[in-house]
Molecule: c-di-GMP-I riboswitch aptamer
RNA sequence: AUUUGAAAAAGGCAAACCGUCCGAAAGGGCGGGACGCAAAGCAAGGGACCUACGUCCGCAAGGAUAUGGCAGCCCGGCCGCCAAU
Numbered sequence: 001a002u003u004u005g006a007a008a009a010a011g012g013c014a015a016a017c018c019g020u021c022c023g024a025a026a027g028g029g030c031g032g033g034a035c036g037c038a039a040a041g042c043a044a045g046g047g048a049c050c051u052a053c054g055u056c057c058g059c060a061a062g063g064a065u066a067u068g069g070c071a072g073c074c075c076g077g078c079c080g081c082c083a084a085u
Base pairs, nucleotide, nucleotide: 003084004083005082012037013036017032018031019030020029021028022027035072041078042077045075046074047073049069050068054065055064056063057062
């Protein structure tokens, strides 16, 4: 440096759910909690998906819309522990 994650070690993260706070919502922060994870580390560039305060359409019911989210959906980017090779 390349590829890989069988065994091992040092360790790490933390789904659902509960409490609390922020947010119009989706969702997020913190604490508890562990379903899982070898990038479940970083980061919204592309796609998917979620939401719709506002705006637009509509007589109404309702519909459209991301400038809001989501990295634990996929692709791409950056960086990294241990071991094998």